[in-house]
RNA sequence: CCAGUCGGCCGGACGACCGCUGCCGCAAGCUUCGAAAGGAGGCGGUGGAGGAAAGUCCGGGCUCCGCGGGAAUACGGUGCCGGAUAACGUCCGGCGGGGGUGACCCCAGGGAAAGUGCCACAGAGAACAGACCGCCGGGUUCAGCCCGGCAAGGGUGAAACGGUGCGGUAAGAGCGCACCGCGCUGACGGUAACGCCAGCGGCAGGGCAAACCCCACCGGGAGCAAGACCGAAUAGGGGCCACAUGGCCACCGCAAGGUGUUCAGGGCGUUUCCGGCCCGUGGCCCGGGUUGGUUGCACGAAGCGUCCGGCAACGGGCGUUCCAGAGGAAUGGUCGUCCUGUUCUUCGGAACAGACAGAACCCGGCUUACAGGCCGGCUGGCAUC
Numbered sequence: 001c002c003a004g005u006c007g008g009c010c011g012g013a014c015g016a017c018c019g020c021u022g023c024c025g026c027a028a029g030c031u032u033c034g035a036a037a038g039g040a041g042g043c044g045g046u047g048g049a050g051g052a053a054a055g056u057c058c059g060g061g062c063u064c065c066g067c068g069g070g071a072a073u074a075c076g077g078u079g080c081c082g083g084a085u086a087a088c089g090u091c092c093g094g095c096g097g098g099g100g101u102g103a104c105c106c107c108a109g110g111g112a113a114a115g116u117g118c119c120a121c122a123g124a125g126a127a128c129a130g131a132c133c134g135c136c137g138g139g140u141u142c143a144g145c146c147c148g149g150c151a152a153g154g155g156u157g158a159a160a161c162g163g164u165g166c167g168g169u170a171a172g173a174g175c176g177c178a179c180c181g182c183g184c185u186g187a188c189g190g191u192a193a194c195g196c197c198a199g200c201g202g203c204a205g206g207g208c209a210a211a212c213c214c215c216a217c218c219g220g221g222a223g224c225a226a227g228a229c230c231g232a233a234u235a236g237g238g239g240c241c242a243c244a245u246g247g248c249c250a251c252c253g254c255a256a257g258g259u260g261u262u263c264a265g266g267g268c269g270u271u272u273c274c275g276g277c278c279c280g281u282g283g284c285c286c287g288g289g290u291u292g293g294u295u296g297c298a299c300g301a302a303g304c305g306u307c308c309g310g311c312a313a314c315g316g317g318c319g320u321u322c323c324a325g326a327g328g329a330a331u332g333g334u335c336g337u338c339c340u341g342u343u344c345u346u347c348g349g350a351a352c353a354g355a356c357a358g359a360a361c362c363c364g365g366c367u368u369a370c371a372g373g374c375c376g377g378c379u380g381g382c383a384u385c
Stems, first nucleotide, its partner, number of pairs: 001381010012338007020048007030041004050356001054367002057365005062223004075219005080094005095109001096107004110214002115212002117208003132154002134150007162180006181203001182201005188195002227295004237286007246263002249260004265279004302321008339354006
């Protein structure tokens, strides 16, 4: 210098003016919306999108409902080992397998010697093996056919019942042997997954569990439209009183009482009175609850800096900061100077554009989208010293 790989970060900058919106302070009057509760309007200060706010796919906080404890069944999920964490299907470090010259990347990676099932097409045969072409032996009517042996070679297939070689044989075959693979046993290393070594076994047990299933572990349900509080007219619900020699209300009076005004009573046991029941009217009170309002709601597994422990994920100590919060709607616009890109150019400059996308209870992840740029580690190649 070229090519590559991994990780971290930024996501146009500064200024002026004009707006929108949350909170705080001043002002305590007025206006306005509303039945009320409550909200809005002035001035000043201060805060105001993201790395993904997105998809809503996992995990948690919080809230209500359910629930005596434990275990089991069903259903759903997770699935090498160890660690991190509030938790996770996430992350970190390892192991095994695969790819790459390499840095490095990818893996739903438990069990197929418990059972059931499936393995298309092609092919003789797809799991109780099997014989199409061949190879070998025998017979014979001799380009052929028949009987028997074989599974090394060819062919089919994603996959053909261990592989390579030597021996062996009529031809062959774990038939015998060596090495590799596989299985079992033992020793050693490692917390473990696993690795490594030795001995034994002639090979039993093809693949699929993202088919059922088995094993281990985890899991109550619904969600901020959760939930809590305030609470109107009208219409329901409940209680008390009165319904006429009485009651409500107003005024006078210390009181007894008086004056005024207004009122709705009816039915049931043989009639009346007291009492009871039912319907109605009036007054007072209580409770639920709709529209609506307030809250939940921004101090949190929080951010930043630094030190310590740890390979790391992460944890702990100290210091410091307070940092959007709503109606579905705000978080912007214009101008100037620069930045980046494209086009044009009389080389002075001019015009246009600025990725993906936008909070709504909060947090940790994953996934997906993203113009352009910055920084660092590492690998391979070439050149030079």
The RNA shown here (Bacterial RNase P class A) has 385 nucleotides and comes from a Hyphomicrobiales bacterium.
NCBI's taxonomy places the organism under Bacteria, Pseudomonadati, Pseudomonadota, Alphaproteobacteria, Hyphomicrobiales.
Rfam family: Bacterial RNase P class A. About the family: Ribonuclease P (RNase P) is a ubiquitous endoribonuclease, found in archaea, bacteria and eukarya as well as chloroplasts and mitochondria. By type it is a ribozyme.
The sequence was found by an Rfam model in a public genome assembly.